[in-house]
The prediction has a mean pLDDT of 82. The RNA shown here (transfer RNA) has 73 nucleotides and comes from Schleiferilactobacillus harbinensis. Rfam family: tRNA. It is annotated as a transfer RNA.
RNA sequence: GGAGGUUUAGCUCAGCUGGGAGAGCACUUGCUUCACGUGCAAGGGGUCACAGGUUCGAGCCCUGUAAUCUCCA
Numbered sequence: 001g002g003a004g005g006u007u008u009a010g011c012u013c014a015g016c017u018g019g020g021a022g023a024g025c026a027c028u029u030g031c032u033u034c035a036c037g038u039g040c041a042a043g044g045g046g047u048c049a050c051a052g053g054u055u056c057g058a059g060c061c062c063u064g065u066a067a068u069c070u071c072c073a
């Protein structure tokens, strides 16, 4: 220099054929316990990497940028 993959909650990741943003763990509160832990119940937390475009509607499609990984040279 060229090609391809990934980027969604604090972490690991789902998200189908464009229409509800989610799971597990973690966190908070309550119950349970002498206490901690376990268990049970409830709850909080999101610029879907960034910018633009298409569309009635974008996490999803298109373009550019950034970070990261892999391959080729």
Base pairs, nucleotide, nucleotide: 001072002071003070004069005068006067007066010025011024012023013022019056027043028042029041030040031039049065050064051063052062053061

Notes
RNAcentral records the identical sequence in 3 taxa. Taxonomically the source falls in Schleiferilactobacillus (Bacteria, Bacillati, Bacillota, Lactobacillales).